Annotation: This is a predicted structure of a 124-nucleotide RNA (SAM riboswitch aptamer (S box leader)). Of the family's consensus pairs, 97% are formed in the model.
[in-house]
RNA sequence: ACCUUAUCACGAGUGGCUGAGGGAUGGGCCCGAUGACGCCACGGCAACCGGUGCGCCCGGCAGGGUGCGCGAAGGUGCCAAAUCCCACAGCGCGGCACACCGAGAGAGCGCUGACAGAUAAGGA
Numbered sequence: 001a002c003c004u005u006a007u008c009a010c011g012a013g014u015g016g017c018u019g020a021g022g023g024a025u026g027g028g029c030c031c032g033a034u035g036a037c038g039c040c041a042c043g044g045c046a047a048c049c050g051g052u053g054c055g056c057c058c059g060g061c062a063g064g065g066u067g068c069g070c071g072a073a074g075g076u077g078c079c080a081a082a083u084c085c086c087a088c089a090g091c092g093c094g095g096c097a098c099a100c101c102g103a104g105a106g107a108g109c110g111c112u113g114a115c116a117g118a119u120a121a122g123g124a
Base pairs, nucleotide, nucleotide: 002123003122004121005120006119007118008117013042014041015040016039017038021031022030023029025087026086027085028084043079044078045077048075049074051070052069053068054067055066056065057064058063083116088113089112090111091110092109093108
C1' cells in the first nucleotide's frame, strides 16, 4: 500500500521550541507573525481494543458470540469550525414564463444513499 466490519451533528487545551503556511484533493469559507501547522511536556475528552457485572445464544468441557450497563490503570485515537461546507445520484419543497390549468428548466433549501477520507478492530 490492499481487503472486511464499525463509527464519524457529542466531547476535550495550556506551556515550551520553531517560524509560514495550514484546514487530505478541486471550489467555497475559515485559521494564521496577537505565531497557525508541526514537535515536545503536562493536562483533558472519548470508550474502538483490553477490564468487569447481568441477560440471552452456541459448546461435552475449555471457551466463544451477542445485548445492555459500569469503569478508566493499560494499547490506540482525538482535543477550531458537522469529516468546516459542497462535489456523484435520487426524492421533496420551491417556482421564471404561459390567459388559465398543468408538465417542467435554473437558483436556493431540506432529506436519503453512494463515493472519497479519518480512526479503531481484524485479515491477507